RNA sequence: AGUUUGAUCCUGGCUCAGAGUGAACGCUGGCGGCGUGCUUAACACAUGCAAGUCGAGCGAAGUUUAUCAGAGUAUCGGUAAACUUAGCGGCAGACGGGUGAGUAAUACUUGAGCAAUCUACCCUUCAGUGGAAAAUAACCUGCCGAAAGGCGGGCUAAUGUUCCAUAAGACCACAGGAUGGCAUCAUCCAGAGGUUAAAGCUCCGCAAGGGGCGCUAGAGGAGGAGCUCGAAUCCUAUCAUGGUAGUUGGUGAGGUAACGGCUCACCAAGCCUUCGACGGGUAGCCGGCCUGAAAGGGUGACCGGCCACACUGGCACUGAGACACGGGCCAGACUCCUACGGGAGGCAGCAGUGGGGAAUUUUGGACAAUGGGGGCAACCCUGAUCCAGCGACGCCGCGUGAAGGACGAAGGUCUUAUGGAUUGUAAACUUCUUUUGAAGGGGAUGAACCGGUUGGUGAAUAGCCAACCUUGACAGUACUCUUCGAAUAAGCCACGGCUAACUACGUGCCAGCAGCCGCGGUAAUACGUAGGUGGCAAGCGUUACUCGGAAUUACUAGGCGUAAAGCGCAGGUAGGCGGUUUGGAAAGUUUCUUGUGAAAGCUCCCGGCUUAACUGGGAGAGGCCAAGGAAAACUACCAGGCUAGAGUGUGGAAGAGGAAGCUAGAAUUCCCGGUGUAGCGGUGAAAUGCGUAGAUAUCGGGAGGAAUACCUAUGGCGAAAGCAGGCUUCUGGUCCAUCACUGACGCUGAUCUGCGAAAGCUAGGGGAGCAAACAGGAUUAGAUACCCUGGUAGUCCUAGCCCUAAACGAUGCUCAUUAGGUGUGGAAGGUAUCGACCCCUCCCGCGCCGAAGCUAACGCAUUAAAUGAGCCGCCUGGGGAGUACGGCCGCAAGGUUGAAACUCAAAGGAAUUGACGGGGGCCCGCACAAGCGGUGGAGCAUGUGGUUUAAUUCGACGCAACGCGAAGAACCUUACCUGGGCUUGAACUACUCGUGGUAAGCCGAUGGAAACAUUGGCUGACCCGCAAGGGAGCGAGCAGAGGUGCUGCAUGGUUGUCGUCAGCUCGUGUCGUGAGAUGUUGGGUUAAGUCCCGCAACGAGCGCAACCCCUAUCUCAUGUUGCUAAUCCCGCAAGGGAUGCACUCUUGAGAAACUGCCUUCGAUAAGAAGGAGGAAGGUGGGGACGACGUCAAAUCCUCAUGGCCCUUAUGUCCAGGGCUACACACGUGCUACAAUGGCCGGUACAAAGGGAAGCAAUACCGCAAGGUGGAGCCAAACUCAAAAAGCCGGCCUCAGUUCAGAUCGUGGGCUGCAACUCGCCCACGUGAAGGCGGAAUCGCUAGUAAUCGCUGAUCAGCAGGCAGCGGUGAAUACGUUCCCGGGCCUUGUACACACCGCCCGUCACACCACGAAAGCCCGCUGCAACAGAAGCCGGUGCACGAACCCGCAAGGGACGAAACCGUCAAAGUUGUGGUUGGUGAUUGGGGUGAAGUCGUAACAAGGUAACCAAGGGC
Repeated sequence: AGUUUGAUCCUGGCUCAGAGUGAACGCUGGCGGCGUGCUUAACACAUGCAAGUCGAGCGAAGUUUAUCAGAGUAUCGGUAAACUUAGCGGCAGACGGGUGAGUAAUACUUGAGCAAUCUACCCUUCAGUGGAAAAUAACCUGCCGAAAGGCGGGCUAAUGUUCCAUAAGACCACAGGAUGGCAUCAUCCAGAGGUUAAAGCUCCGCAAGGGGCGCUAGAGGAGGAGCUCGAAUCCUAUCAUGGUAGUUGGUGAGGUAACGGCUCACCAAGCCUUCGACGGGUAGCCGGCCUGAAAGGGUGACCGGCCACACUGGCACUGAGACACGGGCCAGACUCCUACGGGAGGCAGCAGUGGGGAAUUUUGGACAAUGGGGGCAACCCUGAUCCAGCGACGCCGCGUGAAGGACGAAGGUCUUAUGGAUUGUAAACUUCUUUUGAAGGGGAUGAACCGGUUGGUGAAUAGCCAACCUUGACAGUACUCUUCGAAUAAGCCACGGCUAACUACGUGCCAGCAGCCGCGGUAAUACGUAGGUGGCAAGCGUUACUCGGAAUUACUAGGCGUAAAGCGCAGGUAGGCGGUUUGGAAAGUUUCUUGUGAAAGCUCCCGGCUUAACUGGGAGAGGCCAAGGAAAACUACCAGGCUAGAGUGUGGAAGAGGAAGCUAGAAUUCCCGGUGUAGCGGUGAAAUGCGUAGAUAUCGGGAGGAAUACCUAUGGCGAAAGCAGGCUUCUGGUCCAUCACUGACGCUGAUCUGCGAAAGCUAGGGGAGCAAACAGGAUUAGAUACCCUGGUAGUCCUAGCCCUAAACGAUGCUCAUUAGGUGUGGAAGGUAUCGACCCCUCCCGCGCCGAAGCUAACGCAUUAAAUGAGCCGCCUGGGGAGUACGGCCGCAAGGUUGAAACUCAAAGGAAUUGACGGGGGCCCGCACAAGCGGUGGAGCAUGUGGUUUAAUUCGACGCAACGCGAAGAACCUUACCUGGGCUUGAACUACUCGUGGUAAGCCGAUGGAAACAUUGGCUGACCCGCAAGGGAGCGAGCAGAGGUGCUGCAUGGUUGUCGUCAGCUCGUGUCGUGAGAUGUUGGGUUAAGUCCCGCAACGAGCGCAACCCCUAUCUCAUGUUGCUAAUCCCGCAAGGGAUGCACUCUUGAGAAACUGCCUUCGAUAAGAAGGAGGAAGGUGGGGACGACGUCAAAUCCUCAUGGCCCUUAUGUCCAGGGCUACACACGUGCUACAAUGGCCGGUACAAAGGGAAGCAAUACCGCAAGGUGGAGCCAAACUCAAAAAGCCGGCCUCAGUUCAGAUCGUGGGCUGCAACUCGCCCACGUGAAGGCGGAAUCGCUAGUAAUCGCUGAUCAGCAGGCAGCGGUGAAUACGUUCCCGGGCCUUGUACACACCGCCCGUCACACCACGAAAGCCCGCUGCAACAGAAGCCGGUGCACGAACCCGCAAGGGACGAAACCGUCAAAGUUGUGGUUGGUGAUUGGGGUGAAGUCGUAACAAGGUAACCAAGGGC
């Protein structure tokens, strides 16, 4: 930083950006330097090499050369020299090199100690180095064996071995003195006694003698080793009334280089442990390395120090040093050889092989350097080491060119499309350079030694010194010079946000991506590809792991009212912390000094490689380190005081504090008796139940159990749980006053102990009421529930268990400090009163409200969640789970302690805005109610679904689709189907070419259903221009047309709906961390967010209203086509004509209505009620007008339009068919079922409209539809046109009818090319269902409903539909409880896709991990035994044995020793326990999984408030 939400703040986890690596994998790869390279199988190893050397210790053998003797040759022998070497002997093989299995302390680190020790080679020093002896390898010989090897006999040497001598300042024992220390003691001085050693070789020299290397005894040093102690050193208590018998200590002895139970005998019973013993798991430790601001965390490759190991286990020998990587013995496993009898071996040395694994190199060169072993030395050996090889494994450096260059080239990509943008100065091209590369020359440092020669010194040819010569694996390498030529050299990852970088195409919840959030369902900056861009660069990404970010274990530096988190409460142990004062000492503390903290590394400075990495020198840093000194404030300690904390005493006070006993009245139930009669009881309504065997009701008497009304309170007491009638006894705590006493006696409190509601358990009582379970009755789809009737445990008591609660103030205890106000309980003091209240002050409780402060907010606030101090408990994402296993407790139920695998990216707190509620309040609406008339039943019409069909074109689907698009499908329409045609096309634009008897028109012919195809004839053009020609037309071609094809979920526009509901917002200000709030809420009022008042708000906008239209009254104007009162004329009259414009009317302009006036109510307001006047009265009636928005609402088939799709077809033309089908279902209507009616006759009164491809009169014909005909009318003129219900008269008389008219038949009429599918009308005949309609449901509040007709649009024709018009003309509204919808305020919420929401559990299916389980298996381990190799030690010790002693000898002694016996003891074996792990039929719950089943438990009063504890059932 991202991620929980609609948004917000907080809590909290997950994830990312950084750095690092002994890495691996993918793609890619030019060079060099310096580093680095089996993290896995301490798995197994072929082959070679890795430890030898010394002939100046010894004998012997061999080779070569020289030489000698035997008469001589071969040959043999001797001597001398050089060289080689098996053996004896010496030193080294204990170093160097490897590995990390074991080891949690016998290790390591750091600091001390050894007065408890050893030390080869080396250095210094002191003293010696005399004499003698016996063997044995080699060698010879014999024998055994396949081999390895062994045995016997014989000879021989030494720096091998032994004895003697000599000997101390060494060692042993004895005794004395001095000094010092740390207890044992140490050192020094002098004394007398005893014991102990040796080896030679070589050089010079005639010799004497000298030199070198050795040897022996002693002293010291250096380096090395051993032992001891303090501190420090991983996880686990689900390892704790635990561990330990050589265990702890002592005495004595043995043993060791040395202390020590190290070992043994005896004695005692100790020792370790919550400051974590014992056990289990894991692990080599450190310097350091990585990370981090640091504190820390992680790690222990390379380099360096220590330890451990060397096939596994055991053992010792040799030696200065080992219990020994390339030594030995034994046992085991494995491999190899074998003649089957026996033997051999140990790469965790360097290379290398197999194997394992994601993965780790050459069977290289050299001893030139450094170092090591041996040697006098030369020298030899050295897979230590130095180099080279392989690997981008890491770090560092360099390069892949530089400058110029615009036609901004071509190509690619994109695009609004031939215009532009971008790749891009990039390229080309010009000039330049040459690191690297290629070729060819030169060419190092690392080298000093040793040795040789010469010289010097010296007696010397010894030794020493100097000069010169000589010695290089790497390597002809680094470096350098010349020539050549941009020549040989760029990739990888990313581009939705975090996170720098965007477009196109493909794909279509597919393929795929993904670190987290999340992308992908036809316009994907998220997949794949391309172009472009960003980042890094010989690398770049990915994976794994560590630290960081993460203050997310918080020491530095977190928290616990509601987010995870205060133990249910107390007492109290250890521990932690602790008032005031004086003195002491100096543990902590502070300071100074000394030692140490290896080197490397790190930091700083300065050097060396061209630079850097790398490396050299110097300095610094680094410890809870050790030792010594000083100080004395603070803490601890010691000693002495004090009284403010704490406690005691004295005097008072209140109280449901506790335990036991006694006792009271009311009520319920039951029993007895009386009165009394048919019901009682119960519920939403009922029923079960009780009752004529007498209930309920009522009166009297009695029994029994449990609980204590009023007082009673936000009141009191108690640690909490909890405590309530009254009285008595016993008893705990608290408060007030007083200030006498003690003198810090205090606070907290792990483990521990006690108490601990309810339910439950055990035993015994008790049992009135209530009441799990259970039974019955209801309710219900079901109802194992809610409701009702019953009812057992239980509830009560005694004794004992259990030990949990939402045991809550969700707030641990104690102390102190920090504004107040108010109420109440208990004291005290003051004041006041006769007294009691009241009032003031103060102490202790219990509450409310509030300041500062705190808090994420809510809220807390002297009873803190403020500010500080002390101690304890607890938390660290959600789920799994308070589960499993184990332990402890319990009679059981169960409690307590308490995980993991796996899974998710959230879970959560508070507050906000909405939405919702079978929440509340207020208020509207034909919303209900009150009424009137319908629908739902019938027939028909029409639309829809379904079905059918070649097609039954498409759309619309709750309200808000369904007489809707469609204001009118026979063809057309038409989009559908079948068949037949056309292909630049039926219509449009541009370009190129062609075309004059051309375009167009007319008459034809053939085929055909037509379209169309083929074809004949006739007529015959237009515009501009002087002309040529151009335009237009037509034809061919090329661009492109065309599409009612798809996507209304890509869109514009239009429309519906909530809803004509009263709402929706903004600016500034203010409040809030913020989302947001305020305004807009409140009190009134209104149809209205309408207006008034108030108010941290003040204003404003879109809506409301008004402005517009129609209508109701009047005035003025107008006066034909309208009107006709008066007047005149004509006529018998009806009427006509004048005149007139008064009236009606027409259509223009105005007036009028505003709560304006009065009364009352209201707040003096807004306004309301009533009244007057008025044609109209409180928006007069109606219309148009529809805020912010909602529904991904409807429409791509009105139109427009992005994208996709078709292009001889999804375009277009034609004929026929279909949209009209028909078992059925629904919606909307029409007509009815009749008498308020039907039929017949007569008769009256409208409004608003239409009319030229038109309306059509009078008249005539026809029963009629209609026809003939055509006066008039382009309309206030003519016409459609008859209005109908109504009114008057008559018939019908309650029936399937004189109701109703479907259906069907026949005959006609009209329109139209054409009425078969499939039009309307008329006449005659036919005469179906239907007798007012179940559940349910619709409209309407007045000129409304109902009823009656008329007109119009569409239209050739077709209306029961639609849009209008007028006629007649009601009923009812108490009212807002309920249903529906809506508005405002408020409340709850786990909803926000917003209740058509969310969400729980079983069951079924799939997968995953885990638990249990009869058992089975492997490992580790305890105990008890058996067993007993090698070996050390002990004992015995052979017809054994050279040295020394005795002895002439034989022999004996001493000593050694085979063999045997014993202690210890590895492997192995047996039995029995413990424990980790694996597996296991079956079984248990858990988790996860787009669309399974059953219900609906929770969230709203969630429809029975929820939750907690406990019991029971399913």